[in-house]
RNA sequence: UAAUGAUGAAGAGUUUGAUUCUGGCUCAGAACGAACGUUAGUGAGAUGUUUUAAGCAUGCAAGUCGAGCGGCAGCACUACGGGUGGCGAGCGGCAAACGGGUGAGUAAUAGUUAGUUCACCUACCUCUCAGACUGGGAUAGCCGCUGUAAUGGCGAUUAAUACCGGAUACGAGGAAACUUGAAAGGUGCGUUAGCAUCGCUGAGAAAUGGGACUAACUCCUAUUAGCUUGUUGGUGAGGUAAUGGCUCACCAAGGCCAUGAUAGGUAGCCGGCCUGAGAGGGUGACCGGCCACAUUGGGACUGAGAUACGGCCCAGACUCCUACGGGAGGCAGCAGCUGAGAAUAUUCCGCAAUGGAGGCAACUCUGACGGAGCAAUCUCACAUGGAUGACGAAGGCCUUCGGGUUGUAAAGUCCUUUCAGCAAAGAAGAAUAAGUCUAUCAGGAAAUGGAUAGAUGAUGACGUUAUUUGCAGAAGCAGCCCCGGCUAACUACGUGCCAGCAGCCGCGGUAAUACGUAGGGGGCGAACGUUGUUCGGAUUUACUGGGCGUAAAGCGUAUGUAGGCUGUUAUGAAAGUUAGCGGUGAAAGCCCAGAGCUCAACUCUGGAACCGCCGCUAAAACUUCAUAACUAGAGUUGUUUAUAGAGGUAGUCGGAAUUCCUGGUGUAGGAGUGAAAUCUGUAGAUAUCAGGAGGAACACCAAAGGCGAAGGCAAGCUACUGGGUAAUGACUGACGCUGAGAUACGAAAGCCAGGGGAGCAAAUGGGAUUAGAGACCCCAGUAGUCCUGGCCGUAAACGAUGUACACUAGUUAUAUGAGAUAGGAGUACGCUCCUUUUUAUGUAACGUAGCUAACGCGUUAAGUGUACCGCCUGGGUAGUAUGCACGCAAGUGUGAAACUCAAAGAAAUUGACGGGGGCUCGCACAAGUGGUGGAGCAUGUGGUUUAAUUCGAUGAUACGCGAAAAACCUUACCUGGGUUUAAACGUUUUGUGCUCAGCUAUGAAAGUAGCUUUUCCUUCGGGACGCAAAGCGAGGUGUUGCAUGGCUGUCGUCAGCUCGUGUUGUGAGAUGUUGGGUUAAGUCCCGCAACGAGCGCAACCCAUUUCCUAUGUUGCUAAUAGUUUGUUCGCAAGCUAAGGACUCUUAGGAUACUGCCCGGGCAACCGGGAGGAAGGCGUGGAUGACGUUAAGUCCUCAUGACCCUUAUGUCCAGGGCUACACACGUGCUACAAUGGGUUCUACAAAGAGAUGCCAAACUGUAAAGUCUAGCCGAACUCAAAAAAGAACUCUCAGUUCGGAUUGAAGUCUGUAACUCGACUUCAUGAAGCUGGAAUCACUAGUAAUCGCGGAUCAGCAUGCCGCGGUGAAUACGUUCUCGAGCCUUGUACACACCGCCCGUCAAACCAUCCGAGUUAAGUUUACCCGAAGUUGUUGUCCGAACCUGCAAGGGACGGAGACACCUAAGGUAGAAUUAGUAAGGAGGGUUAAGUCGUAACAAGGCGACCGUAGCGGAAGCUGUGGUUGGAUUACCUCCUUU
Repeated sequence: UAAUGAUGAAGAGUUUGAUUCUGGCUCAGAACGAACGUUAGUGAGAUGUUUUAAGCAUGCAAGUCGAGCGGCAGCACUACGGGUGGCGAGCGGCAAACGGGUGAGUAAUAGUUAGUUCACCUACCUCUCAGACUGGGAUAGCCGCUGUAAUGGCGAUUAAUACCGGAUACGAGGAAACUUGAAAGGUGCGUUAGCAUCGCUGAGAAAUGGGACUAACUCCUAUUAGCUUGUUGGUGAGGUAAUGGCUCACCAAGGCCAUGAUAGGUAGCCGGCCUGAGAGGGUGACCGGCCACAUUGGGACUGAGAUACGGCCCAGACUCCUACGGGAGGCAGCAGCUGAGAAUAUUCCGCAAUGGAGGCAACUCUGACGGAGCAAUCUCACAUGGAUGACGAAGGCCUUCGGGUUGUAAAGUCCUUUCAGCAAAGAAGAAUAAGUCUAUCAGGAAAUGGAUAGAUGAUGACGUUAUUUGCAGAAGCAGCCCCGGCUAACUACGUGCCAGCAGCCGCGGUAAUACGUAGGGGGCGAACGUUGUUCGGAUUUACUGGGCGUAAAGCGUAUGUAGGCUGUUAUGAAAGUUAGCGGUGAAAGCCCAGAGCUCAACUCUGGAACCGCCGCUAAAACUUCAUAACUAGAGUUGUUUAUAGAGGUAGUCGGAAUUCCUGGUGUAGGAGUGAAAUCUGUAGAUAUCAGGAGGAACACCAAAGGCGAAGGCAAGCUACUGGGUAAUGACUGACGCUGAGAUACGAAAGCCAGGGGAGCAAAUGGGAUUAGAGACCCCAGUAGUCCUGGCCGUAAACGAUGUACACUAGUUAUAUGAGAUAGGAGUACGCUCCUUUUUAUGUAACGUAGCUAACGCGUUAAGUGUACCGCCUGGGUAGUAUGCACGCAAGUGUGAAACUCAAAGAAAUUGACGGGGGCUCGCACAAGUGGUGGAGCAUGUGGUUUAAUUCGAUGAUACGCGAAAAACCUUACCUGGGUUUAAACGUUUUGUGCUCAGCUAUGAAAGUAGCUUUUCCUUCGGGACGCAAAGCGAGGUGUUGCAUGGCUGUCGUCAGCUCGUGUUGUGAGAUGUUGGGUUAAGUCCCGCAACGAGCGCAACCCAUUUCCUAUGUUGCUAAUAGUUUGUUCGCAAGCUAAGGACUCUUAGGAUACUGCCCGGGCAACCGGGAGGAAGGCGUGGAUGACGUUAAGUCCUCAUGACCCUUAUGUCCAGGGCUACACACGUGCUACAAUGGGUUCUACAAAGAGAUGCCAAACUGUAAAGUCUAGCCGAACUCAAAAAAGAACUCUCAGUUCGGAUUGAAGUCUGUAACUCGACUUCAUGAAGCUGGAAUCACUAGUAAUCGCGGAUCAGCAUGCCGCGGUGAAUACGUUCUCGAGCCUUGUACACACCGCCCGUCAAACCAUCCGAGUUAAGUUUACCCGAAGUUGUUGUCCGAACCUGCAAGGGACGGAGACACCUAAGGUAGAAUUAGUAAGGAGGGUUAAGUCGUAACAAGGCGACCGUAGCGGAAGCUGUGGUUGGAUUACCUCCUUU
């Protein structure tokens, strides 16, 4: 210097669409006497039956002393003598009470810490003093007899440091007299004197070890609340080493307990160990201290010490031996065995070291101990190689096929040799041993002996030790777990909600980084994971360090006991407190500094610490205690005191209304509802008038008002009575606050007894509603509601906010007092009232700071503090079960667990939704027009059928849809026949020209075989086309539209959807985008913590409407000219020239902007008007925001993955997609006279045309045919427009309507018209006379009606896409239906109301409760019996020591026996408790798709909920009182802001 004021403190996942909070669950860390799985090289140090205190074979674990004794069985020597070495058994001494084991019991007889012992003991060891004298009698052994053995028995004989008497002695007792009480010798030396040493006795002291006592502390349960009779104390005895009810007799009636007695459960306690930042929490293996136990229970003996693990006695259980008479045993010592268990080692070596017992010593004994063995059980250390090495080998895996990765990794080259192996060397642990020698010292006559120092000196289990050296060679040595997030680490294949994973969240249903395997990667490493347990994280029991308005949580309210806390001043004390000192707080451990093993673990030395307890001394601020004062808290009382009030109790009394009764008037209904009915009324109701009866409740006043502790309290008056408030005096003098238990009060419902009963009204009955209606609605109606007395004791008993005190901005209102100023009014002159202002006490609203998760609270706190009480600790189970208490009952209070889930919850946010609200829009409704739904047919779909009827589309948003054309083809389907690197196609190279075409045979055809002929273009090189060979791509209308791209439908041409910056909120988010207006529009304007911007809207584009300019053929033809024909001579119709006037074509422009006027409005804009072709977006198109719908399409196309490959590919023929009882959608034609038919006469637009449109002419009744002009188009053709118009006819009928169906004959296309085309003609002439419920479209050139064209196409159109002609009616308006937009509100929804969700019933499983009983355990009460044993008594028996006596004998004393008390085990009868089990019963929980309803969430469709009562399949319904944790609307009042 350090340890010591410090080096120490991390979070994450999971509730939600998202957020903040609350709150649980889970994870990451550390540890272990552990176990299991996979794997495993070495060494060191530790540790190793946690379970059955279950039972144990075998061996060992406590002996020793011959220097105590008699001796000599065995061994050796022998001098033959127990003589010597030595020694079994025995007497005797000491030890065996230590050491070693275990943790059953024990909650205090224990442990820890500190004390007390004047209330005690202590062998061996040490010190001091004194002594050790003199006598005596036995006994084991040995020997003999006896007994199965064992214990033994009898007789004879013998010794001692064994035993006994006496003396003496300090000592002990006693006031004293006096009494009592010891001893042992051995060995060595030397000599017969003694010395030394080891012992012996007494006393004292010390040390050590204990006994007893005291205080504090030491687990859970109150669903254990009362316990106790030796119990508590006293006196006196006894007993003990010693105090003491420890025991006994007597006396008293005490003692313990809410600061938890008693009872029950669990447990050895501590130093410490683990964890933790700490405080704490858990634990008590190893090591150490204490305690308890030793097969179970009881008991004493011996001894200094035991109520004794390897001693004794008895009883029980068990095991063993037996000759059945009786005996033996106790591993919780070390090994070991069996058993149990997930689980724990050798029947090892040695006393060499340390320690212990005995001994003078040598030495003996020592499973203590030292070591070794086994086990990765733990900790620590070391190794499995190092360097270099790229065309980046091979192999594996992946791949976008290029490559990447494994990977410097390997191989190869150069080194090294720890460890293991073999061979050799080789410490330390050993010294104060005995003995011997030397020196010194003390003592002695000397010797022996003693003390100190030194030298010498035998002894090693471990041990083939550690360590060192040599040898050879990279040689002999790497696994385990994980890779979705937490949590470091990713791909492929397989599997397909299967198999499986999972700590939590969760993964797996055909593209799994989550399962299994592989490759790769990450972590740790001789280990790695899993399981279990503990602490941590968890501030999740909060002392440090939490909360209770709504998340769990304030008792319904008050009074008050114990307890806790307590105003100001002074003095004293010193318990708390503070300071100093002293003692203690064992060692080990932790920590610090060093040291020793090569390091480390480990060990050693020293320190620090042990935060505690006790004592002494001081201080006196605070708390405390005592005393004395004070008045600010609290209280009492007075005054003219004043004053408000639904405060309480009792009595008395009033009017209105309902009902009933009586009477009158009066006549047909009344009542009730969404609508009805039950009901009531001609026997006279309802209505109305008069009179009467009875009960209950008190309109207006009335209010956010008042009073009360709360519940609660309302007509008036009277009596009694409680509390409050304001002003001002006096007095008391801290008397105060809170308050566990306790006590009182306590809505409604309910209960008991007696009254009362008008209205209302659970239950009940009836009527409706309904699928049902045990309800809502209606008609009746009983308990009850009311009174008196007594119970009950609960409510959303709420401000969901405990009580008291203090402090901390304001503003406003109101209730009740008081004061003051000024003004006003009234006056009986006393004063009263109003306004203003101040103040006190209440009640309310807003609001600052602050607080809060937010909402919100905010002097009436949920702010800041203090004191005390109550309560909470995830959800469910459950306020249930059980126990106890209370209650007449209903029930109330107290109040769990098993099991189960990963959430349950609070506030706020964004959406969505509402049988919530407001505003607005849309052919949404309304007002109209025409349809569909009925008929026939066409077409599509479903269904059915079929060999196949290919596939897809299915509410709106499928169904004349994909399909803008199914006879073959198409075609994907079916049947049959073929084909297989393969038909067709693309591409590269080479070769070739037999190609193409026609014909023949065969065949259904595809095809196969053969014959004839010898193609086209050319820049002449070749190419096209085809064939052959080779190579590369096969192909699939197979699956997945829920793997995808692209495209599309719908919401919706709806007006919305967003962003940047800023601001705001903890945050999700909000603001902007809301508001006031306006618009078709988030269009624009104004305002505004917003300012801007983007995608949408609008505009830009196309068409159309008007005009202008240009253009002028194929279009046009007004004027002009020419010409032909006809002529009624006027002219008409053509043609040509020509023209641009007009129409038109094609281009380019213009125009319309609320620009102008009037009115309204701040403005935006709106209404009207003018002008204009057009007027307020002119009209119609195209144009489709962010997104939604896993919408549609893998069969247009493209495409991932999967599947088929002599077939799911491909070719061909025929069939099918066209079927037909039926159902639906979309259309066509009709049902007729606004029409049909016949004849005649007009007027379009937009298109198409060469494999084409096809004129004219001719033929045919016609469809068409023949022939061919014109046209690649403003030219020719299709082409006739039709409705319309004119004339005639039909005359209301199944028709001159309607045209289906059928027959016959034809036409056209096409290889082909049967299945299966269209058209024509003649004939036939069905249903149908305007269409039920319901439903569709349309707002102007629209509906309706009429025809024309086109695509597809050989042919086929009622469909689709276009075109024009004719051309209406209606819109008051937004109540309702549907849809949409914005704002707001509620929400338990977020897959978003097609949501969520409750209960019965049915099924399976799980745990629990009750249960007639039954079994077991420990405990306990009473009684019986009573072993061993201590103690006591004893008249019987026996006995060596002492006394007496000559002796016999006697005495004292002892023993045996007997008796008595106590008492273990046992027995009988009972009790409660606990545990197991049980027929049956009950509720609870869990479980993808069971049944019945729909109770809750929105106003949840009857608002919900709480208490209570009745009822009901069930959720539940109804009555009564309460709460708002209810939506909506109106009104009243108040507040805030302006």
The RNA shown here (small-subunit ribosomal RNA) has 1538 nucleotides and comes from a Spirochaetota bacterium. The sequence was found in a public genome assembly. Rfam family: Bacterial small subunit ribosomal RNA. The coordinates come from a structure-prediction model, not an experiment, and the mean pLDDT is 82.